[in-house]
Context: one part of a larger RNA
C1' cells in the first nucleotide's frame, strides 16, 4: 500500500408505527359587535420560562343540574401549603367580574401610553362623528333660513367561500400584430343573506299551441358569429328536480298573520344503565396454543407486558334536564305593526320627459352587419284599450302580449365553524408551511419571505455502590427479557474511517 474475511466507528437510509394532515358523506350551524366584537399588550399560580385558562373576584368567583373519590390544567417531576361523603376535582345551563389597546367613540398619541371637563361626599357615570325624528335657539336680513344645542333611536369595525351591483387589466392565443382573443376574468370597490339574484309575460311560438323564476340533461359544438383568422356560440323544442302566486290611494267594518304569553310534546346543550370464561402449555409478560364453556338487538372501534365477543373503555338497545335555546302544535292575546297575499262594501287610481326617434357607446352567442331586441350620455319626443308592444331590416294581414310600481318559498351555490362517519388517500424528504416551543427560530427598513425538528422500555425499574480520571468518558455492580434498548437511547443500508488475520507486492 492493494486485495480478502472478520469485527468496530460514524451515518440515519430502510422496515414497523402514528399524536398530525388530506378527501369526502349526512346532519347542524351560517354570523359576531357600541350590552365594546375579530384580534392583541400586560398581569394573574407556594412557581424561573413557554402552552392553556382567566382578569385587580385574575387556572378563577355565585348559583342550578349532571357526577361520585379523590383533586389542586400541560410541558413536568420534586417539595410545601391546603381541598374532600356537610360531595371536592370534573362535565353542562344560567349569572356576576371582564386591567390596557383595538370600530375604539372626552381629546391627543410613535396601538396596549398622555392629558381633560361635567355630575356626584364618594363609588360611579357622562363627553366622538354620520343619519333620521323630535323639541329649543338663531345670523348676514324684516319675516324667514343657514347654523348652533338638546334628546330619543339607528350605523360605524370584523369574518372563509358562495352572491347582487359599480369600475375593470395586461401577460396570453391569433405561431408577428393592431379589429378580435385572455375576459367583463384577476385586481379594486360598494351592498346584503343564509342563502343572493331572478320571478308572475307589453314572453315565446307559428296559424297548432304554451304558460313566473331558477337549476340539471338533451337540442348542440348544431343555427350563427368571426382580420368568416384564431376563436366564440345560442335558442325554439323534448326530458327531468321543483313548484305558488299575489299586492297597490282613501273610509267604513271585520278579524287572518306577524308579533307576545300560555300548555304539553320533539330535538340539542351534561349524562345513566348495559350480557356472557375458566384452566393447560409456552414466554418477561398471554389476548397466542390445547382443552371445555358462555352471551349476542352487543363479533363497530380503541386498550390492556404478543393476536381478547365474555379484563377496561366502549358498542346494540333502552333511559334521562333543576336551567337555557330550537322546532312544530295547540290556545289566549294583539289590531295590521322598520311592511309585503286576509276578507267585505264605496269611491278612486292602471304608472310622460315615458314608449319611440337622431347622434355616440355598451349588452345579446351576433365584431354595424339586412341588425331586428334591451340599456342609455346628449339633443328630441307619442297615443291612452276606438289605444299600445312584439313576432330579426321594413310594410300589410293575421297572431300574441299589455312596458314606463312592488312583493314573492322551493329546487340552486358555498363552508370559517360544530357533531357523526368514511377512505384500492399520506405515513416523518410523504401528509397542511407546521404530528414537536410552527407563522415558531431566522432573513428583510418595510410590504414580505420562511425553516430543520417524531419514535429508550411492558413498566424509569433511568444505573445504588466501588474503581481510573480535573471533567467528559470508562470498567466493575445492578434494573431488564434484551443495555450492541443507556437517555446524541426501536430497527441500523451506503459512502467514508478504523482494528484484527490471512495473501501479494
Nucleotide at each position: 500500500a492493494g486485495c480478502a474475511u472478520g469485527u468496530g466507528g460514524u451515518g440515519g437510509a430502510u422496515g414497523c408505527c402514528u399524536u398530525g394532515g388530506c378527501a369526502a358523506u349526512g346532519a347542524u350551524a351560517g354570523g359576531c359587535g357600541a350590552c365594546g366584537a375579530a384580534g392583541g399588550a400586560c398581569g394573574u399560580g407556594a412557581u424561573a420560562g413557554c402552552c392553556u385558562g382567566c382578569g385587580a373576584u385574575a387556572a378563577g368567583c355565585u348559583u342550578c343540574g349532571g357526577g361520585g373519590a379523590g383533586c389542586u390544567g400541560g410541558c413536568a417531576a420534586a417539595u410545601g401549603a391546603g381541598c374532600u361523603u356537610u360531595g371536592a376535582u370534573c362535565c353542562g345551563g344560567a349569572g356576576a367580574u371582564u386591567u390596557c389597546c383595538g370600530a375604539a367613540u372626552g381629546g391627543g398619541g410613535a396601538a396596549a401610553c398622555c392629558c381633560a371637563c361635567c355630575u356626584g361626599c364618594a363609588a360611579a357615570g357622562g363627553u366622538a362623528u354620520c343619519g333620521c325624528a323630535u323639541g329649543a335657539u338663531g345670523a348676514a336680513u324684516a319675516c324667514a333660513u343657514a347654523g348652533u344645542c338638546a334628546u330619543g333611536c339607528g350605523a360605524g369595525g370584523c369574518g372563509a367561500a358562495c352572491c347582487g351591483g359599480g369600475u375593470g387589466a395586461a401577460c396570453u392565443g391569433a405561431a408577428a400584430c393592431a379589429u378580435c382573443u385572455c375576459a367583463g376574468u384577476a385586481g379594486c370597490u360598494c351592498g346584503a343573506g343564509g342563502a343572493a339574484a331572478a320571478g308572475a309575460c307589453a314572453u315565446c311560438a307559428a296559424c297548432c299551441g304554451a304558460g313566473a323564476u331558477u337549476c340539471c340533461g338533451a337540442a348542440a359544438g348544431u343555427a350563427g358569429u368571426g382580420g368568416c383568422g384564431a376563436g366564440c356560440g345560442a335558442a325554439a323544442u323534448c326530458g327531468g328536480a321543483g313548484a305558488a302566486g299575489c299586492c297597490u290611494g282613501c273610509a267604513a267594518g271585520u278579524g287572518a298573520u306577524a308579533g307576545c304569553g300560555c300548555a304539553a310534546c320533539u330535538c340539542u346543550u351534561a349524562g345513566c344503565a348495559a350480557a356472557a370464561c375458566a384452566g393447560u402449555c409456552u414466554g418477561g409478560a398471554a389476548a397466542g396454543u390445547c382443552u371445555g364453556g358462555c352471551c349476542a338487538u352487543a363479533g363497530c372501534a380503541g386498550g390492556u407486558g404478543a393476536u381478547a365477543g365474555c379484563c377496561c373503555u366502549g358498542u346494540a338497545u333502552g333511559c334521562g334536564a333543576a336551567a337555557a335555546g330550537a322546532g312544530a302544535u295547540g290556545u289566549g292575546u294583539g289590531g295590521u305593526a322598520c311592511u309585503g297575499a286576509g276578507c267585505u262594501u264605496g269611491c278612486g287610481a292602471c304608472a310622460a320627459g315615458u314608449a319611440g326617434g337622431g347622434c355616440g357607446g355598451g349588452a345579446c352567442a351576433c365584431g354595424u352587419g339586412u341588425a331586428a331586441u334591451c340599456c342609455u350620455g346628449u339633443c328630441u319626443g307619442a297615443a291612452u284599450a276606438u289605444g299600445g308592444g312584439g313576432g330579426g331590416a321594413c310594410c300589410a294581414u293575421c297572431c300574441u302580449c299589455c312596458a314606463a310600481g312592488g312583493c314573492u318559498a322551493a329546487a340552486u351555490a358555498c363552508u370559517c365553524a360544530u357533531c357523526a362517519u368514511u377512505g384500492a388517500c399520506c405515513g416523518a424528504u410523504a401528509g397542511u408551511g407546521a404530528a414537536c416551543u410552527a407563522g415558531u427560530a431566522c432573513c428583510g427598513u418595510g410590504a414580505g419571505g420562511g425553516a430543520a425538528a417524531g419514535g429508550c422500555g411492558a413498566a424509569a425499574a433511568g444505573a445504588a455502590c466501588c474503581c481510573c480520571g480535573g471533567g467528559a468518558g470508562g470498567g466493575g455492580a445492578g434494573u431488564g427479557a434484551a443495555a450492541u434498548a443507556g437517555a446524541u437511547c426501536c430497527u441500523g443500508a451506503a459512502a467514508c474511517c478504523g482494528c484484527a488475520u490471512g495473501c501479494u507486492u
The part of an RNA shown here (large-subunit ribosomal RNA, domain I) has 505 nucleotides and comes from Rhodoferax jenense. Model confidence (mean pLDDT): 84 of 100. The RNAcentral record of the full RNA draws on ENA. It matches the Rfam family "Bacterial large subunit ribosomal RNA".